[in-house]
Molecule: small-subunit ribosomal RNA
Organism: uncultured prokaryote
């Protein structure tokens, strides 16, 4: 050994200068002297320079020689390997170092430095001559070395420094001793090489792999074994216990997490390896195939004079570039370590220090105490306080760190000089070795540590406060802008965003953000599953393997137990001790769960060897069976063909058609053909391993069972690969082809209908042969073998019992139901386990993507099998439970149908609403359940809406100053009018006399005031499901829980009414009843203007008596399924009957359960929040809410003869009247006026009831129906009738001649219809609430529509069928497969080329030492063989 990025191409532009640097070291191995000092002389002279004694000394470049560069430091790109760990082993080698043992003689001939001379831009080189050595190279001598034929043979060296007495001398020395080299040899001690057992990642979508492959012989080769090479000779080796391949990765000791097993991990530090720009080699050398050596070969950078050359920071620093991101181009060799050296010493970016980074780990501070007016200020309030808070200033103190000054250890030991001693030695030299003194070495360093000054003085941050998790408030913001780990927060009251105040936690650090372990038992060895949640191969047979009944001997291979060696150190733990303390270091100590060796034990498992029957099997006997194959037969039915009879139809369907039939069908009766399935018997029954398997018979086969002996002796059981079987479809070849019947064709139904449903039809079913192997191939449940309560049926044996049966009991093998225990998430399961054990195998890990791709093996195809990922989401899923839905089931019930009656829907008008218009048409209500609703009555007021005009403490409330006495009134002018001047009459009330109440004017500020917004902040009302029968609760029981029972179930009712039964006994809101009113009786009592005249007089009850009956209002009684009969279980209860005014809740009303719709309502009133405050508040005038193309809803009047219109007669009830109701008389056609009596009402007035009845007349017409517009005159209410009121008269006389599609109300005094009243109102009703008159039709009944109730059912629904959800399309992105291709990267075969470099033989050509002169040897070249780009 970097990154973007593992891509391609192309064009610019820079790449510069300088200066410093690791890159040895020995002159005591050598020839020497480039360079630098130092201290003499001598000569020259130019008096301070050069030459010379003289390489003479100090030293020493450059070059021979040794020795070191293989250590030490760096980095992890390669390597899944004897690389690396743990234990072992033999056939090696080891420079320095330690003690031995024996030497160290005697000679030669070169080579560099130099010199000269050439080449080149440098690098650097070529010739030719001198020279030395501890460089080379011969002789000699040599063994416990080497080789060997066992006779022998054959191998070395070097010197140099000191010192010195004798002797020698050429004067150099020689010889003598010291010390250091040197040589051979054996031995250690240390380093290194080899081998070897088991271990050390993924992938099978890599299964076969291998020719030097795997043994031998031999020979070479190495320091040594060895296919390490070669030559011959065998076919050998490795793989399912995973060979080869492919991807990943240095390994360890450790290190992070864990309770533990384990995961994950390999920074520092410490062992190994492996690397050195890539890729290939050798070469010196003990030691290397070499980081800072060499040669080649390649990319890159430089330099060149273009010929050539130079270089390798994964050494320390530093640039650059990459990135999220990682430091000084320091100081020292003071200590430790190294290399050289004989030493002084010289090197040393190894270390030692310091520098910069909170990056981690310890330890300090940033002040202590005290301090309640609880200050000021924030923040917040219920306005009282609450909090910030003893915090804080104050008081009193203290100085660690920092600052300033002054001292001051330890890291030092050596070394060197003097002396003494011992050893050596002839020797007192010299050398060592020891002591003693002296000297004198320190980067860090202003070190560490003391001590002194001075003053609280110079030192607090981060993150969060919904839940998980300690920690809460306000304001901003309004699904914005924003946070989020994970659920999830934000749509106007956010504890959740942002900020603020407070809290919480941590602290010189806090948060993010990546990564690992944990928790996750969520891979499960410790320690899960597989009937439905993911998950048993469709199903046999059977190799490996896994596992195994009794018993006895052996054996020790698993097991156990001792020992003994290892398992470096550091690191982890434990105990003590150094830095004041800790981090940290130091020293012992345990531990390391491994491995090895070895000693012993035998229960167990396993071997071995015997023996045994109960596991298995085998023989014999019996009966059962749709086991299996192949052959022959058989009837019934369908179809077709042929004959007869016969005639118009047939066939199909919800209902029709296509098709068939008069060319004779279907019917119908005889005949013959041909295929295919076998009705009843038949059965939760049989068989088979599964798929499967039914007429009858006949051959040939298999399996199980039962009963009684015999016989073999575990011969068993499972079961990865692997083999065989294996539904229907569907292939492939040839037959067959009678129904049926994918494809198709037509007819329907449909909005469409590539469907359902009909008529037809082809593959195909069938049969042989051969494939294909899959299905909900399910009991969604592997085989095998043990045990473990019972009851009930059923097949097939077998025994035994008597009562001999259609009997009973036992018992075995199967198939079925219930069940205890006991399992199960629950549902189930329950001797045929899902129970409680044991044996093997398969298979499972969130959901989609997908059984999908690509790849392998299989197939003729069709697919079949093995089987991912990338992306994606936060869940998918299973039981049960509540509930709501179902074009799901049972049961009921309503004017829900349906049987009726009248309507709307069309016509004109009235009136709301949309909707447009508008200055503004206020605002609300919007399926049922808005829409003649709020409005029980908008000319003005009302009025919220609009134009204008005008007030600001206000039109309206409370408090305070001040002024009046009042409040209060008349007039007058302006002005649309509020309002403004001006002006008139006038003085109250209480009193304890001070004064108060109550009122006006006017001022201040606190307030008022808002029909502004929010009914999705609320309260209160209300509507609605529905006057439907329902909704719960307690306590007890069941259920792991959600929940359930109670409340279901059998009857019955309008009714959860009632009764009975029941693990349920009770209760409580509803249901019914009490409560109004009505219908019938009664008693009291009471009006008398009502009633009767019943009685009396007298007639208009008008008057007097009267009070019985009517009536009026108190009170009672009256009806209870009380009584009979009959149905029902003896029951509730129905059904009928009587009796009674009235019969089964008489009829009507008022009363509305837990809830439901964010259902209406801030515009009835109430109120949180927000909003406005000379306006969104208040007044006034005028206008608007009455608009008008149209669209719906609710009425009212008609369209006419059951009628209209005209005339006459008749009957109510319940109401309201003094600001009213309003007679009588009079006037007016009429509305109405006039009048003015009665009535504060059982008195009197509204008030003539009207449909009816009696009469007349129209006579089917757009009318003598219908009244709508319209003109004209009026009338009445009001200040006031135009925007914009009712009425009246006279005149017009429109649409309408019964209403499509739809659709609404009523079940008895009801619907129709007919009038009357009354609220509101000044005036304005077809509306709304109420009275009475007349006065029906119809219900078989619950299939059907709607809507409601209980019970069960399914459910992927829970905003709950207005759910929920699928697929295609259109757009944009993300991912991923294919894709003509196209670059780049390993890689296997085959071919070619082949540098350097090693070997191997070598023509050629060169050569000092030796030589017996012949050569020997050495190298160059060129060749061959390995081989790299």
């Nucleotide at each position: 050994a970097g990154u973007g990025a593992c891509g391609u191409c192309g064009u610019c532009g820079a790449g510069u200068u300088u200066g410093a640097u690791c890159c040895g070291g020995c002159g005591a191995g050598c020839g020497g002297a480039a360079a630098c000092g130092a201290a003499g002389g001598u000569a020259g002279c130019u008096u301070g320079c050069u030459a010379c004694c003289a390489g003479g000394c100090g030293u020493c470049g450059a070059g021979c020689g040794g020795c070191g560069g293989a250590c030490g430091g760096g980095u992890g790109a390669g390597u899944a390997a004897c690389g690396c760990g743990u234990a072992g082993g033999a056939a090696u080698u080891u420079g320095c170092c330690c003690a031995g043992u024996a030497g160290u003689g005697g000679g030669g001939g070169a080579c560099a430095a130099c010199u000269u001379a050439g080449g080149g831009a440098a690098a650097c080189u070529u010739a030719a001559g001198c020279u030395a050595a501890u460089a080379c190279c011969g002789c000699a001598u040599a063994a416990u070395c080497u080789c060997u034929u066992c006779g022998g043979a054959g191998c070395a060296a070097a010197g140099c420094a000191g010192g010195g007495g004798a002797c020698c001398u050429u004067c150099g020395g020689g010889c003598c001793u010291u010390g250091c080299g040197c040589c051979a040899u054996a031995a250690g001690a240390u380093g290194a090489g080899c081998c070897c057992a088991a271990g050390u990642g993924g992938g099978a979508u890599u299964a076969g792999c291998u020719a030097g492959u795997u043994g031998g012989u031999a020979a070479g080769g190495u320091a040594a074994u060895g296919g390490c090479u070669u030559a011959c000779c065998a076919a050998g080796g490795c793989g399912a216990c995973g060979a080869u391949c492919c991807c990943u990765a240095g390994c360890u000791g450790g290190u992070c997490u864990u309770a533990g097993a384990g995961g994950a991990u390999g920074a520092c530090c410490a062992g190994c390896c492996a690397c050195a720009c890539u890729g290939g080699a050798a070469c010196u050398g003990a030691g290397a195939c070499a980081c800072g050596g060499u040669c080649c070969a390649g990319a890159c950078u430089c330099c060149u004079a273009c010929g050539g050359g130079a270089g390798g920071c994964a050494g320390c620093a530093g640039u650059g570039g990459g990135g999220a991101a990682u430091a000084u181009u320091g100081c020292a060799c003071a200590a430790u370590g190294g290399a050289g050296g004989a030493a002084a010493c010289u090197c040393u970016g190894a270390u030692g220090c310091a520098g910069c980074c909170a990056u981690g780990c310890c330890g300090c501070g940033u002040g202590u105490g005290u301090g309640a007016a609880g200050a000021a200020g924030g923040c917040u309030u219920u306005c009282g306080g609450g909090u910030u808070g003893u915090a804080a200033a104050g008081c009193a103190c203290u100085u660690u760190c920092a600052g300033c000054g002054a001292g001051g250890a330890g890291g030092a030991a050596a070394g060197g000089g003097u002396a003494a001693u011992a050893g050596u030695u002839a020797a007192u030299a010299g050398c060592u070795a020891u002591u003693a003194u002296c000297u004198g070495u320190g980067a860090c360093g202003u070190u560490a540590c003391u001590c002194g000054c001075a003053g609280a003085a110079g030192a607090a941050g981060c993150a969060c406060c919904g839940g998980c998790u300690a920690a809460c408030u306000c304001c901003g913001u309004g699904c914005c802008a924003g946070c989020a780990g994970c659920c999830g927060c934000g749509g106007u009251a956010a504890u959740a965003c942002g900020g603020a105040g407070g809290g919480u936690g941590c602290g010189a650090g806090c948060g993010u953000u990546a990564a690992u372990c944990g928790g996750a038992a969520u891979u499960a060895c410790u320690g899960g599953g597989c009937g439905u949640a993911a998950a048993g191969c469709g199903c046999g047979c059977g190799u490996a393997g896994g596992u195994g009944g009794u018993u006895u001997g052996u054996u020790a291979a698993g097991u156990c137990a001792g020992a003994u060696g290892u398992g470096a150190a550091a690191g982890u733990c434990c105990a003590c001790g150094g830095c004041u303390c800790a981090a940290c270091c130091g020293u012992g100590g345990a531990a390391g769960u491994g491995c090895a060796u070895u000693u012993g034990a035998a229960a167990c498992u396993g071997g071995c060897a015997g023996a045994c029957u109960u596991g298995a099997g085998u023989a014999c006997u019996g009966g059962a069976g749709g086991g299996g194959a192949u052959g022959g037969u058989g009837g019934a039915a369908u179809u077709c063909c042929c004959g007869g009879u016969g005639u118009a139809g047939a066939g199909g369907u919800g209902a029709a058609a296509u098709g068939c039939g008069u060319a004779g069908a279907g019917a119908u009766c005889g005949g013959a053909a041909g295929g295919a399935a076998c009705a009843u018997c038949a059965g939760u029954g049989g068989c088979g391993a599964a798929g499967g398997c039914g007429g009858c018979u006949a051959u040939c086969u298999g399996g199980a069972c039962c009963a009684a002996u015999a016989c073999u002796g575990a011969c068993g059981c499972u079961g990865a690969g692997g083999u065989g079987c294996g539904a229907a479809a569907g292939c492939g070849u040839g037959g067959g082809g009678a129904g049926c019947a994918a494809a198709c064709a037509g007819g329907a139904u449909u909005a469409g209908a590539u469907a359902c449903c009909c008529u037809g039809g082809u593959a195909g079913u069938c049969c042989a042969c051969g494939c294909c192997g899959u299905a909900a191939a399910c009991g969604a449940u592997g085989u095998c073998a043990a045990c473990u309560a019972g009851c009930c049926g059923u097949u097939g044996g077998a025994g035994g019992g008597c009562u001999u049966g259609u009997c009973c009991c036992u018992u075995u093998a199967g198939u079925g139901g219930c069940g205890c225990a006991g399992c199960u998430a629950a549902c189930g399961c329950g001797a045929u386990a899902a129970g409680u054990u044991g044996a093997c195998c398969g298979c499972c890990u969130g959901g989609g993507g997908a059984g999908u791709a690509c790849g392998g093996c299989c197939g003729c195809a069709a697919g079949g099998u093995u089987a991912a990922a990338a992306c994606u989401c936060a869940a998918a899923u299973g039981a049960a439970u509540u509930g709501a839905c179902g074009g799901g089931g049972g049961c009921c019930c309503g004017c829900a149908c349906a049987a009726g009656c009248g309507g709307u829907g069309g016509a004109g008008c009235a009136u709301g609403u949309g909707g447009u218009u508008u200055a503004a048409u206020u605002c609300g209500a919007u399926g049922c359940a808005a829409c003649g609703c709020g409005a029980a009555g908008a000319a003005c007021c009302u009025u919220a809406c609009c134009a204008g005009g005008u007030c600001u403490u206000g039109a309206c409330a409370u408090c305070c100053c001040g002024a009046g006495a009042a409040a209060u009134u008349u007039g007058c002018u302006a002005g649309a009018g509020a309002u403004a001047g001006c002006u008139u009459a006038g003085u109250g009330c209480c009193u304890u006399c001070g004064g108060g109440a109550a009122c006006u004017c006017g001022g201040u500020g606190a307030c008022a005031g808002g029909u502004g917004c929010u009914g999705c902040a609320u309260g209160g009302c209300u509507g609605u499901c529905g006057u439907c029968a329902g909704c719960u609760c307690g306590u007890g029981u069941c259920g792991u829980g959600a929940g359930a029972u109670g409340u279901u179930g059998g009857g019955u009712u309008a009714a959860g009414u009632c009764c009975c039964g029941u693990a349920a006994c009770g209760a409580g809101c509803g249901c019914a009843a009490c409560c109004c009113u009505u219908g019938u009786c009664c008693u009291u009592a009471g009006a008398g203007u009502u009633c009767c005249c019943a009685c009396c007089a007298u007639u208009u009850g008008g008057u007097g008596g009267g009070a019985a009956c009517u009536c009026u209002a108190a009170g009672g009684a009256g009806a209870c399924u009380g009584c009979c009969g009959g149905u029902g279980a003896c029951a509730a209860a129905c059904c009928g009957g009587a009796g009674g005014a009235a019969g089964g809740u008489g009829g009507g009303g008022a009363c509305g359960a837990c809830g439901u719709c964010a259902a209406g309502u801030c515009a009835u009133c109430a109120u949180g929040a927000c909003c406005c405050u000379u306006a969104c508040g208040a007044c006034c005038u005028g206008g608007g809410c009455u608009a008008c193309a149209c669209a719906c809803g609710u009425g009212c009047u008609a369209c006419a003869a059951u009628g209209g219109u005209c005339g006459g007669u008749a009957c109510a009830g319940a109401g309201g009247g003094u600001u009213g109701c309003c007679a009588a008389g009079c006037c007016g056609c009429g509305a109405g006026g006039u009048g003015g009596a009665g009535c504060u009402a059982a008195u009197c007035c509204c008030a003539g009831a009207a449909a009816a009845c009696c009469g007349a007349u129209c006579g089917u017409a757009g009318u003598c129906c219908g009244g709508a517009u319209u003109g004209g005159a009026g009338u009445c209410u009001g200040c006031a009738a135009c925007u914009c009121g009712a009425c009246u008269c006279c005149a017009u006389g429109a649409a309408g001649u019964c209403g499509g599609a739809a659709u609404c109300g009523c079940u008895a005094g009801u619907a129709a219809u007919c009038g009357c009243g009354a609220a509101u109102c000044a005036g304005a009703a077809u509306g709304u609430c109420g009275c009475g008159g007349u006065g029906a039709a119809u219900a078989c009944g619950u299939u059907c529509c709607c809507g409601g109730g209980c019970c069960u059912u399914g459910u992927a629904c829970a905003c709950a069928c207005c759910g929920c959800c699928c697929g295609u399309c259109a757009c944009a992105c993300c991912a991923u497969g294919g894709g003509a291709g196209u670059g780049g990267g390993u890689u296997g075969c085959a071919a070619a080329a082949g540098a350097a470099g090693u070997g191997g033989g070598u023509a050629g050509a060169c050569u000092a030492a030796c030589u017996u002169c012949g050569g020997a040897g050495g190298g160059c070249g060129a060749u061959c063989a390995c081989c790299a780009c």